Small-subunit ribosomal RNA, 3' major domain from an uncultured bacterium, 481 nucleotides, folded computationally. The prediction has a mean pLDDT of 82. The RNAcentral record of the full RNA draws on ENA, Greengenes and SILVA.

[in-house]
Context: one part of a larger RNA
RNA sequence: UGACGGGGGCCCGCACAAGCGGUGGAGCAUGUGCUUUAAUUCGAUGCAACGCGAAGAACCUUACCUGGUCUUGACAUGGGUAUGCAAGUCUUUAGAGAUAGAGACCCUUCCGCAAGGAACAUACUACACAGGUGCUGCAUGGCUGUCGUCAGCUCGUGUCGUGAGAUGUUGGGUUAAGUCCCGCAACGAGCGCAACCCCCGUCCUUAGUUGCCAGCACGUAAUGGUGGGAAUUCUAAGGAGACUGCCUGGAUUAACCAGGAGGAAGGUGGGGAUGACGUCAAGUCCUCAUGGCCCUUACGACCAGGGCUAGACACGUGCUACAAUGGGCGGUACAGAGGGUAGCGAAAUCGCGAGAUGGAGCCAAUCCCAGAAAACCGUUCUCAGUUCAGAUUGGAGUCUGCAAUUCGACUCCAUGAAGUCGGAAUCGCUAGUAAUCGCGGAUCAGCACGCCGCGGUGAAUACGUUCCCGGGCCUUGUACA
Numbered sequence: 001u002g003a004c005g006g007g008g009g010c011c012c013g014c015a016c017a018a019g020c021g022g023u024g025g026a027g028c029a030u031g032u033g034c035u036u037u038a039a040u041u042c043g044a045u046g047c048a049a050c051g052c053g054a055a056g057a058a059c060c061u062u063a064c065c066u067g068g069u070c071u072u073g074a075c076a077u078g079g080g081u082a083u084g085c086a087a088g089u090c091u092u093u094a095g096a097g098a099u100a101g102a103g104a105c106c107c108u109u110c111c112g113c114a115a116g117g118a119a120c121a122u123a124c125u126a127c128a129c130a131g132g133u134g135c136u137g138c139a140u141g142g143c144u145g146u147c148g149u150c151a152g153c154u155c156g157u158g159u160c161g162u163g164a165g166a167u168g169u170u171g172g173g174u175u176a177a178g179u180c181c182c183g184c185a186a187c188g189a190g191c192g193c194a195a196c197c198c199c200c201g202u203c204c205u206u207a208g209u210u211g212c213c214a215g216c217a218c219g220u221a222a223u224g225g226u227g228g229g230a231a232u233u234c235u236a237a238g239g240a241g242a243c244u245g246c247c248u249g250g251a252u253u254a255a256c257c258a259g260g261a262g263g264a265a266g267g268u269g270g271g272g273a274u275g276a277c278g279u280c281a282a283g284u285c286c287u288c289a290u291g292g293c294c295c296u297u298a299c300g301a302c303c304a305g306g307g308c309u310a311g312a313c314a315c316g317u318g319c320u321a322c323a324a325u326g327g328g329c330g331g332u333a334c335a336g337a338g339g340g341u342a343g344c345g346a347a348a349u350c351g352c353g354a355g356a357u358g359g360a361g362c363c364a365a366u367c368c369c370a371g372a373a374a375a376c377c378g379u380u381c382u383c384a385g386u387u388c389a390g391a392u393u394g395g396a397g398u399c400u401g402c403a404a405u406u407c408g409a410c411u412c413c414a415u416g417a418a419g420u421c422g423g424a425a426u427c428g429c430u431a432g433u434a435a436u437c438g439c440g441g442a443u444c445a446g447c448a449c450g451c452c453g454c455g456g457u458g459a460a461u462a463c464g465u466u467c468c469c470g471g472g473c474c475u476u477g478u479a480c481a
Base pairs, nucleotide, nucleotide: 001481002480003478004477005476007475008474009473010472011471012470013469015465016464019429020428021427022426023425026320027319028318029317030316031315032314033313034311035310042053043052064306065305066304067303068302069301070300073129077128078127079125080124081123082122083121084120088105089104090103091102092101093100094099108119109118110117111116131295132294134293135292136291140289141288142284143283144282145280147278152191153190154189155188156187157186158167159166160165171182172181173180197272198271199270200269202240203239204238205237206236207235208234212229213228216227217226218225243266246260247259248258249257250256322422326381327380328379329378330377331376338369339368340367343362344361348357349356350355388419393414394413395412396411397410398409399408435457436456437455438454439453440452441451
């Protein structure tokens, strides 16, 4: 100087408390451990691994296993020789396919009179080499997590100290903040904080199509449907607005704090992006790059099938429930944000349904996905393992796709399990939040209870900082560095 203390002081955070809803019990989904297996590919392992890499394992993916094959190679560059009945496309035989064989179509381009040369492609050939998701993240780059959006981390000069170092950065206040004020052997400065950026909330201006329709007409069973309008909504560009600016009180005539006015918004208005010096030899050699080591008729490459989907069990994360604030049936209303041409696919018809036929319109403020759901109105059920719950299983189907057996999703009929609110323990959340309800997107042929977004309805509680956890500053002790 740090680090640590079941030392002290001050302060903060959904840290506790006050509340609301969960997890832990059940079934299922998903990840992991363990076990099993020919293989169940690999990585991630307290917080900060475990719906994680994986924004989507039937084949492919795929790295694993079994079997069948290849050896200058599936891919790149270079040399030589041959061919131009090159390459390619189609048919066909054997085979699980890779592959091997046969036949047909095709008969390259440029320079040149020609000879020939060049390009391109294939085959053969020897060699340089290719190739490796093989090892080392404790050799590395890059990227990332974490403490933590915590308020800290440093430097120049000066001063003090033999020196390590100190000072500044400590102190008194204040703040979300090393934020600001005052003081001070310090004076300044940098990286952080804040602001500058984006979205939301109010108003104005500009601009009106595909969007809008107040007033004026026309028309319809009905609809901005038509003429027209530029007000309104909205769209999308520019501006205004909030600064403790104003008032009162407190405080050191300070920073600042409390209250008030006006205002759409008030003291950081709400949200996002933004992550200092560093810590964990944290994570990643399987994104990529890369040193070293290793393999080279194999640890490389191709193919078929299998596996990653196993199952006595254990854990994490979720979904659905256990019901009446509910289930069923009928009627009826209101979003936002997205996506669409190898695509979204309307009306109409068929089917109980998944869906099929169909093909209008749309490269989309125009058309489509697209019916929002909870809510509301009416009706039924009456506390039961039930008209709750839906696992499991049988049957029949639909769709995608060469192909749903291992191993897809969905529909219908039948079946109708556990489950009556969950031990110890434990998690999230302070407002348009929790809770609850649906909608969209990426990935994607198909496959979502996951993820990323979107809106609808919409709470309770916070006395307070004694305690638990984490963190910041000062101080103290130390046999630690």